The prediction has a mean pLDDT of 75. A computed fold for a 415-nucleotide RNA from a Caulobacteraceae bacterium, annotated as Bacterial RNase P class A. The gene name in the source record is rnpB. It matches the Rfam family "Bacterial RNase P class A". Its family is annotated with ribonuclease P activity, dimeric ribonuclease P complex and tRNA processing in the Gene Ontology. The family's RNA type in Rfam is ribozyme. Taxonomically the source falls in Caulobacteraceae (Bacteria, Pseudomonadati, Pseudomonadota, Alphaproteobacteria). The RNAcentral record of the sequence draws on ENA.
RNA sequence: UCAGACGGCCGGGCGGUCGCGGGCCGCAAGGCUCGAGGAAAGUCCGGGCUCCACGACGACAUGGCGGCGGGUAACGCCCGCCGGGGGCGACCCCAGGGAUAGCGCCACAGAAAGCAAACCGCCCUUCUCCGCUAAAGCUACGAAGGGCUUCGCCCUCCGGAGCCGGAGGCGAAGGAGGGUAAGGGUGAAAGGGUGGGGUAAGAGCCCACCGGGCGGCUGGCAACAGGCGCCGCAUGGCAAGCCCCGCCAGGAGCAAGACCGAAUAGGGAUCCCGCGCCUUUCGGGGCAGGAGCGUCGCCGCUCCGAGGGAUCCGGGUAGGUCGCGAGAACCGUCCCGCGAGGGCCGGUCCAGAGGAAUGACCGCCGCGUCCCUUCGGGGGCGGCACAGAACCCGGCUUACAGGCCGUCUGAUCCC
Numbered sequence: 001u002c003a004g005a006c007g008g009c010c011g012g013g014c015g016g017u018c019g020c021g022g023g024c025c026g027c028a029a030g031g032c033u034c035g036a037g038g039a040a041a042g043u044c045c046g047g048g049c050u051c052c053a054c055g056a057c058g059a060c061a062u063g064g065c066g067g068c069g070g071g072u073a074a075c076g077c078c079c080g081c082c083g084g085g086g087g088c089g090a091c092c093c094c095a096g097g098g099a100u101a102g103c104g105c106c107a108c109a110g111a112a113a114g115c116a117a118a119c120c121g122c123c124c125u126u127c128u129c130c131g132c133u134a135a136a137g138c139u140a141c142g143a144a145g146g147g148c149u150u151c152g153c154c155c156u157c158c159g160g161a162g163c164c165g166g167a168g169g170c171g172a173a174g175g176a177g178g179g180u181a182a183g184g185g186u187g188a189a190a191g192g193g194u195g196g197g198g199u200a201a202g203a204g205c206c207c208a209c210c211g212g213g214c215g216g217c218u219g220g221c222a223a224c225a226g227g228c229g230c231c232g233c234a235u236g237g238c239a240a241g242c243c244c245c246g247c248c249a250g251g252a253g254c255a256a257g258a259c260c261g262a263a264u265a266g267g268g269a270u271c272c273c274g275c276g277c278c279u280u281u282c283g284g285g286g287c288a289g290g291a292g293c294g295u296c297g298c299c300g301c302u303c304c305g306a307g308g309g310a311u312c313c314g315g316g317u318a319g320g321u322c323g324c325g326a327g328a329a330c331c332g333u334c335c336c337g338c339g340a341g342g343g344c345c346g347g348u349c350c351a352g353a354g355g356a357a358u359g360a361c362c363g364c365c366g367c368g369u370c371c372c373u374u375c376g377g378g379g380g381c382g383g384c385a386c387a388g389a390a391c392c393c394g395g396c397u398u399a400c401a402g403g404c405c406g407u408c409u410g411a412u413c414c415c
Stems, first nucleotide, its partner, number of pairs: 001411010012365007020035006037386001041397002044395005049253004062249005067081005082096001083094004097244002102242002104238003119184002121180008130171004137163003141159002144156005192210006211233001212231004217226003257322004267313007276287004289304006327349001329348004334343003366384001367382006
């Protein structure tokens, strides 16, 4: 200098004017003071708080979690470690119990994907066909020797040429039967890996090392690690498919819930007045009225015809108050701890609320971008990342323009 890894932080600043919400003061006018976030978000996990249920019990269902140890109010969070994987490295990732409890699935490709499989290749046997080839055989020729019946013929041996060449050997092709999981090819995955021996070719078939399983030993609180011995080691993967094992969870949530509580309407209790006329021992009786039925009338039967006021009580609604922010709070020194974190001491007060305030403008500076430039700078535009508390807290996850700091790694250059 470049490329990276990890951790932490900021995420516009200052001033002025006007406004908005809370608190305090003030009779009032007004004054003073405080007023969004690291995520206030998703509502995923754990708690506080509140009510309901209950036997301070257990089970089932459902949901969640899953290496070990620690931290914590608790956790599925965090820290440290272990194991596995990735990276040259700093470092990063893991939903990290169980696959001989059972069920299910394994797409596409591929011959074969679960009581494994033979497509190509390799090897063995056998059959067919073809080619090459040694010897033997046949034909003619030639050389030599010999014989004879001597235009020449015959015999023996040799030479090269041609033909043929059963059986045999070698090679190629094809068919059939078998062996082979070493090699090729397919796949996420093909029944441990590498090397050697071995074999017809191969194969844990055998051997060495690695890997795996089992046993005990040593170290560690533990997960686990190391080395030793034995076993050639058939029985794949997926549990973020069902499932099994272990652990956790009673349910609902601030519209929880508690208190106060109208007006109007309605409910209850007591009392008073009244209830067609008369009467009563207050139960009722007689007469009169209305309606219905018996078709109408008479008559009969059934039913109906009065409620209002006063005081008091209780429930609910509107509304109001609380819950509601001094707490697992923040900052700093010191101590303990590798760390997460814990403890002592000191200091600070830091929004609250209800469908909901936290805003607007101006000036200077910063930032981004565009234009001009005499390279000194000047001007315009953007209000400038994600995003807005609603009972509270601890986490996780997600979103985030731009920038800052620290530690570390790799490469290169210079001294």